[in-house]
The part of an RNA shown here (large-subunit ribosomal RNA, domain IV) has 354 nucleotides and comes from an Alphaproteobacteria bacterium. Taxonomically the source falls in Alphaproteobacteria (Bacteria, Pseudomonadati, Pseudomonadota). RNAcentral holds the full RNA, with entries from ENA. Its Rfam family is "Bacterial large subunit ribosomal RNA". Gene Ontology terms of the family: structural constituent of ribosome and ribosome.

Context: one part of a larger RNA
RNA sequence: UCGUGGUUAAGGAACUCGGCAAAAUGCCCCCGUAACUUCGGGAGAAGGGGGGCCCGAAGCGUGAACCUGCUUGCCAGGGGAAGCGUGGAGUGGCCGCAGAGACCAGUGGGAAGCGACUGUUUACUAAAAACACAGGUCCGUGCCAAGUCGCAAGACGAUGUAUACGGACUGACGCCUGCCCGGUGCUGGAAGGUUAAGAGGACCGGUUAGCCGCAAGGCGAAGCUGAGAAUUUAUGCCCCAGUAAACGGCGGUGGUAACUAUAACCAUCCUAAGGUAGCGAAAUUCCUUGUCGGGUAAGUUCCGACCUGCACGAAUGGCGUAACGACUUCCCAGCUGUCUCAACCGCGAACUCG
Repeated sequence: UCGUGGUUAAGGAACUCGGCAAAAUGCCCCCGUAACUUCGGGAGAAGGGGGGCCCGAAGCGUGAACCUGCUUGCCAGGGGAAGCGUGGAGUGGCCGCAGAGACCAGUGGGAAGCGACUGUUUACUAAAAACACAGGUCCGUGCCAAGUCGCAAGACGAUGUAUACGGACUGACGCCUGCCCGGUGCUGGAAGGUUAAGAGGACCGGUUAGCCGCAAGGCGAAGCUGAGAAUUUAUGCCCCAGUAAACGGCGGUGGUAACUAUAACCAUCCUAAGGUAGCGAAAUUCCUUGUCGGGUAAGUUCCGACCUGCACGAAUGGCGUAACGACUUCCCAGCUGUCUCAACCGCGAACUCG
């Protein structure tokens, strides 16, 4: 010096990002126990008292004599002495610094956020507010079901049958879940437009028997062949409706009240419709340490309000919520070497000397 234990005056979180670590609490019995609550809880709430050994009262169990009865029995009912057992009052006694004497063995309380809960997860840096969950809603599926695996046979679904099965979202419970179908998607519709291969074959070519021509060349049937218009024809798309617990979206400007300020009100532009209830500087607020109140002597955190919501908002759920949490934040009591500020004592190493 390092590691690991122990003790410490006075103070007691002043340490620190943060009480990290340590200390403290701890068992049994008795008393007592708040807000809130889904009436189950909260609760071991909190907070108090007692605890060793000896003596030992009441009470309780067992239990002879004795009494009564008859069906006279190793009978039934009553009765309770002694002894023994249990019990443990006590305004008794004894000892120690200390009696749950060691080991073992809850710290507690207040408030807020998130997630209802028990569970699950990154084997080897993340256990959580993430995942799951019971509950809710929507969509599909009538059975050889939909869906999934497989080229197929076949199998699962299911030896199930819509109170079933598959998919998606939300996530106990309570109160609720507003407006928009213009875009995208899905479902339905079939009048019209568009639209493939196919059918169709007009028209235009290539080739050449033949014909014309002195020649060069020209015309050119049938057959074969190249290209190919009109017409006809499905789904889809266009189109018309529906649908948001489908994907999603949910405005601006100007003016106005007899102090000022503000604007219930008016005007105007745009939109598919302009954010309802509730909440709000929030796990969301940039400006921002917003402003006010509380707590502190002093508080960028915390709690309660305000609303000017840069950029909350209703199953990408909104707001509450008892219980629960090795979750996150703030405060208080107790407690302490975390600290003021360090000291000493063990054990094990490094190191130095030998």